[in-house]
Context: one part of a larger RNA
RNA sequence: UUGGGCGUAAAGGGCGCGUAGGCGGUUUGUUAAGUAAGAUUUGAAAUCCCCGGGCUUAACCUGGGAAUUGGAUCUUAAACUAAUAGACUGGAGUGCAGUAGAGGGUGGUGGAAUUUCCGGUGUAGCGGUGAAAUGCGUAGAGAUCGGAAGGAACAUCAGUGGCGAAGGCGACCACCUGGACUGAGACUGACGCAGAGGCGCGAGAGCGUGGGGAGCAAACAGGAUUAGAUACCCUGGUAGUCCACGCUGUAAACGAUGAGGACUAGAUGUUGGUCUGCGCGAGCGGAUUAGUAUCGAAGCUAACGCGAUAAGUUCUCCGCCUGGGGAGUACGGCCGCAAGGUUAAAACUC
Repeated sequence: UUGGGCGUAAAGGGCGCGUAGGCGGUUUGUUAAGUAAGAUUUGAAAUCCCCGGGCUUAACCUGGGAAUUGGAUCUUAAACUAAUAGACUGGAGUGCAGUAGAGGGUGGUGGAAUUUCCGGUGUAGCGGUGAAAUGCGUAGAGAUCGGAAGGAACAUCAGUGGCGAAGGCGACCACCUGGACUGAGACUGACGCAGAGGCGCGAGAGCGUGGGGAGCAAACAGGAUUAGAUACCCUGGUAGUCCACGCUGUAAACGAUGAGGACUAGAUGUUGGUCUGCGCGAGCGGAUUAGUAUCGAAGCUAACGCGAUAAGUUCUCCGCCUGGGGAGUACGGCCGCAAGGUUAAAACUC
């Protein structure tokens, strides 16, 4: 490179926005760049191939032809691609009227609980475990009642429920703000899809500066266990966990399944709309739409399984894979305060 692949065998980028390039709806005219047909010229000879000829054959030599799949120029065609001029509404979007939501940011408020402190009552234990001990307690603990402080998290509701591109988001109120869905059908008129580089977002841990510190708790200390116990269990306990600003840029960042479009049996739940039938009503049923979940026909799959939310049938674009180890390492580059990240080999070996 060709071919084949990427749920679990190697392989989907953590996620978005978007540049170049790629691909792109219906319709009319024009052009003729691609495309197609023809002509001319060129594509040296030899070689190769075909038909002959010459050495007794052959190798070899030799005549003619074909081929040289290419290039250039001219003429013609106009379906397709393209370009250009115009039109359209189905894709996409705007506007209008509604709906649901832990979507995001800022400020404020609340109750339960833990801990600590102060005070009252009260007396000898408490705590902890498999059993203990370390620990706390007559300087009055634990228990119980009242008060205060402070930090963090928001029980029930709660749901294979909702929202978000992903990471993720859960008390209540206000303000600011993003998106989705539904209806009717007013407007724009292909404005679209995807996206190498690039830019932004990105759990946790970690880092910097300044705060904060209730509970929990790496490290650490002690008590146990044990042959030992640098552990599991217990008593303590510092970073950290929390806030602000800045950095880091990684995860089994998972649906281990890239994004978008079209097409292809059904069944049962559930969330949000819309329309509608029955019913006085609560409600029950039907249709349709956007999600979400389970089962399943065809089909696919090595099997497991997937199955309109496809891993089915296809189109467009991107990313990635190519035996195991060495190795996601070395070297170099780029990024970072560092930790490290990213890009990414080879020798050797089986």